Notes
A computed fold for a 531-nucleotide part of an RNA from an uncultured prokaryote, annotated as small-subunit ribosomal RNA, 5' domain.
Context: one part of a larger RNA
RNA sequence: GAUUGAACGCUGGCGGCAUGCCUAACACAUGCAAGUCGAACGGUAACAUGAGCUAGCUUGCUAGUUUGAUGACGAGUGGCGAACGGGUGAGUAACGCGUAGGAAUAUGCCCUUAAGUGGGGGAUAGCCUGGGGAAACUCAGGGUAAUACCGCAUAAUCUAUAAGUAGCAAAGCUGGGGACCGUAAGGCCUGGCGCUUGAGGAUUAGCCUGCGUCCGAUUAGCUAGUUGGUGGGGUAAAGGCCUACCAAGGCGACGAUCGGUAGCUGUUCUGAGAGGAAGAUCAGCCACACUGGGACUGAGACACGGCCCAGACUCCUACGGGAGGCAGCAGUGGGGAAUAUUGGACAAUGGGCGCAAGCCUGAUCCAGCAAUGCCGCGUGUGUGAAGAAGGCCUACGGGUUGUAAAGCACUUUCAGUGGGGAGGAAAGGGUGUAUGUUAAUAGUAAGAAAGCUGUGACGUUAACUCCAGAAGAAGCACCGGCUAACUCCGUGCCAGCAGCCGCGGUAAUACGGAGGGUGCGAGCGUUAAUC
Numbered sequence: 001g002a003u004u005g006a007a008c009g010c011u012g013g014c015g016g017c018a019u020g021c022c023u024a025a026c027a028c029a030u031g032c033a034a035g036u037c038g039a040a041c042g043g044u045a046a047c048a049u050g051a052g053c054u055a056g057c058u059u060g061c062u063a064g065u066u067u068g069a070u071g072a073c074g075a076g077u078g079g080c081g082a083a084c085g086g087g088u089g090a091g092u093a094a095c096g097c098g099u100a101g102g103a104a105u106a107u108g109c110c111c112u113u114a115a116g117u118g119g120g121g122g123a124u125a126g127c128c129u130g131g132g133g134a135a136a137c138u139c140a141g142g143g144u145a146a147u148a149c150c151g152c153a154u155a156a157u158c159u160a161u162a163a164g165u166a167g168c169a170a171a172g173c174u175g176g177g178g179a180c181c182g183u184a185a186g187g188c189c190u191g192g193c194g195c196u197u198g199a200g201g202a203u204u205a206g207c208c209u210g211c212g213u214c215c216g217a218u219u220a221g222c223u224a225g226u227u228g229g230u231g232g233g234g235u236a237a238a239g240g241c242c243u244a245c246c247a248a249g250g251c252g253a254c255g256a257u258c259g260g261u262a263g264c265u266g267u268u269c270u271g272a273g274a275g276g277a278a279g280a281u282c283a284g285c286c287a288c289a290c291u292g293g294g295a296c297u298g299a300g301a302c303a304c305g306g307c308c309c310a311g312a313c314u315c316c317u318a319c320g321g322g323a324g325g326c327a328g329c330a331g332u333g334g335g336g337a338a339u340a341u342u343g344g345a346c347a348a349u350g351g352g353c354g355c356a357a358g359c360c361u362g363a364u365c366c367a368g369c370a371a372u373g374c375c376g377c378g379u380g381u382g383u384g385a386a387g388a389a390g391g392c393c394u395a396c397g398g399g400u401u402g403u404a405a406a407g408c409a410c411u412u413u414c415a416g417u418g419g420g421g422a423g424g425a426a427a428g429g430g431u432g433u434a435u436g437u438u439a440a441u442a443g444u445a446a447g448a449a450a451g452c453u454g455u456g457a458c459g460u461u462a463a464c465u466c467c468a469g470a471a472g473a474a475g476c477a478c479c480g481g482c483u484a485a486c487u488c489c490g491u492g493c494c495a496g497c498a499g500c501c502g503c504g505g506u507a508a509u510a511c512g513g514a515g516g517g518u519g520c521g522a523g524c525g526u527u528a529a530u531c
Base pairs, nucleotide, nucleotide: 001531002530003529004528006527007526008525009524010523013377014376015375016374017373018372019370020369021335026333027332028331030330031329032328035080036079037078040077041076043073044072047071048070049069050067051066052065053064054063055062056061087288088287089286096213097212098211099210100209101208102207105205106204110201111200112199113198114197115196116195117194118152120150121149127142128141129140130139131138132137158167159166160165172193173192174191175190176189177188180187181186214260215259216258221251222250223249226248227247228246229245230244231243232242233241263285264284265283266282267278268277269276270275290311291310292309293308294307313324314323315322316321341367343366344365345364349363350361351360352359353358380410381409382408383407390401391400392399393398414472416467418465419464424458429453430452431451435445436444437443475520476519477518478517479516480501481500482499486515487514488513489512490511496503497502
């Protein structure tokens, strides 16, 4: 000099864009952060509509009641999602990360393509009845549905194979309809969404290897599933991954082992570079989710807001037994020099579910707080010598503050008041024609175009404009040398200053105050840290 996720002191007008627990991976009150689908299912607790019945009667309204008939929908069965998104950096010196390769693998949803979607069965939740319990919850009996579950049939370019053969699947739901059939439902035809088995792709994930990746030798030897082989097991998959037997190997001064420290990278800071230091925000990967262990489900987890066991802690209890996990967003206590709101909205972008409308989304987009940083703007402009008054200095003549002020003439950025007013949406959504499909002028869709309808949290938006008035807006550090800037008073080795040299013991440009000056400026200094 540059830099910072900074802090502290003094001071502080506005805006834009960023950033904001670096410490206790300490403990957490409260609310929210993962739901959705009635076009899978039995249904109907609530709300609304219709219909039937009854009563009142202002004879078309009110009240009661019945009915899932309809819009919808609590709880439940079922499907998909919950493995993403969000947080943190404790652990880890490792194939963890970076980079370059590899072969023995899996892959829900998505795309392309081939084929199928036939016919049956038995349960079970919700519900009802009864019982136990303070609660959490739980037991028994009865009856019931499905895209839940299980056989049968069929079956390959799938699997196994001794090549002959053998084995393996499925589920329906919904929109519309001319003829025909049918008891009304529907069959049947057709469109859409699904389901099953293959093949290919895409994406994602698992595995292996070369090289690189901090300090210590005051750590020199380490290793028994250890190193390799064979048989077997196991996995989606190679492999001591596991196991039985056999062999005696394997690593190491090119630093094994041990100890300490640490998430890694793109990048960031500095520097002319070579290097050195760092790894906040943003992005990629990894690891973790109160501590330790374990598996279940599933395409995917050994699962932050799932389960089981053990432990510590907290809470409830009728003492028998139960409940919990903010390193999600806010917020609280604690620690600390130190780090924000228990805010708004799904309008946009993205995600989950759904045919869709839509619902959910503390992801996200916004707003709030903080000079924490960077950038921009303002705190007026011109004129004005009687060089006013006052202050300070003085050789008492004057000098300086100083065109500074006052005065005169102007302007109105920003802030303030009022007004209309973009863009983020000429999006998306609804309605809907052509065209394709079809027997069809039904219906339907990656539903083109036009028209109509109509969606903004921010938001009193940005930008523009009206009004008034210089009106509301300057400080901080320093002035002995380094280092830009000097005099007076006070003090008297005292009080104090200080980055280094050093200053102060009666004329201190170095302490304290004042006047003046210098530097930067909504900041300026100090401290800490890196180059």
The full RNA is in RNAcentral, with records from ENA.